[in-house]
RNA sequence: UCCCUGAUAGUGUAAUCGGCAGCACAGCAGACUUUGAAUCUGCCAGCCCAGGUUCGAGCCCUGGUCGGGGAA
Numbered sequence: 001u002c003c004c005u006g007a008u009a010g011u012g013u014a015a016u017c018g019g020c021a022g023c024a025c026a027g028c029a030g031a032c033u034u035u036g037a038a039u040c041u042g043c044c045a046g047c048c049c050a051g052g053u054u055c056g057a058g059c060c061c062u063g064g065u066c067g068g069g070g071a072a
Base pairs, nucleotide, nucleotide: 001071002070003069004068005067006066007065010025011024012023013022019055027043028042029041030040031039048064049063050062051061052060
C1' cells in the first nucleotide's frame, strides 16, 4: 500500500429478503422480609463516524476511524 472481516445499552449478545431495535446480566425504584439474600414488578440505557439510495436503513452503496486476519 492492497484485500477480507468486525463495531448494537455499563457488559455479553440477537434482529430472516430493508418494515415498531429485543434478550440476559449489571444499575436504580418498589413489593415481599424483623433485616439481608433470594424471588416478583417497574424503570434507566444502545445501532462506530460522515454522506448517499429508499416512502422507510442496524441491514444496501461510498468514504473515514478503530480492532482482527491475509497478500506484497
This is a predicted structure of a 72-nucleotide RNA (transfer RNA) from a Planctomycetota bacterium. Rfam family: tRNA. By type it is a transfer RNA. Lineage of the source: Bacteria > Pseudomonadati > Planctomycetota. It was read from a public genome assembly. The coordinates come from a structure-prediction model, not an experiment, and the mean pLDDT is 80.